């Protein structure tokens, strides 16, 4: 410098990584980092000792901008490891939304002193 570092709602939009260790298809899971949030619930594919994936609601974040998403198999640092910090980054893209309620400012009136 800037009327919003705001609460409900309703609609919308987003992510889910990393490490260790495990498994009689009567299984697909327990545990640590970080985090708001690292799938709580059901459904489906797949998967013969092994790595899971989707898709609906749930919780969590976010709606004009730093939620995420791209560049990125990026650059520094740290870590047992990571999208874990930092840089990149005033980049580029992104929900381009309704209401109510507050606060904020400006203006007038009015009432006190």
């Nucleotide at each position: 410098c800037u009327u919003c570092g705001c609460a409900c709602c309703u609609u919308g939009g987003g992510g889910a990584g990393u490490c260790g260790g495990g498994a009689u298809c009567c299984g697909g899971c327990c545990g640590g980092c970080u985090g708001a949030g690292a799938a709580a619930a059901g459904g489906g594919c797949c998967c013969c000792u092994a790595a899971g994936c989707c898709c609906u609601u749930g919780a969590c974040c976010c709606a004009u901008g730093a939620a995420c998403c791209u560049g990125a198999u990026c650059c520094g640092g740290a870590u047992c490891a990571u999208g874990c910090c930092g840089g990149c980054g005033u980049a580029g893209g992104a929900a381009u939304g309704a209401g109510u309620g507050g606060g904020c400012c400006u203006u007038c009136u009015c009432u006190c002193c």
A computed fold for a 113-nucleotide RNA from a Spirochaetota bacterium, annotated as TPP riboswitch aptamer (THI element).
Its mean pLDDT, the model's own confidence on a scale to 100, is 76.
It was read from a public genome assembly, where an Rfam model found it.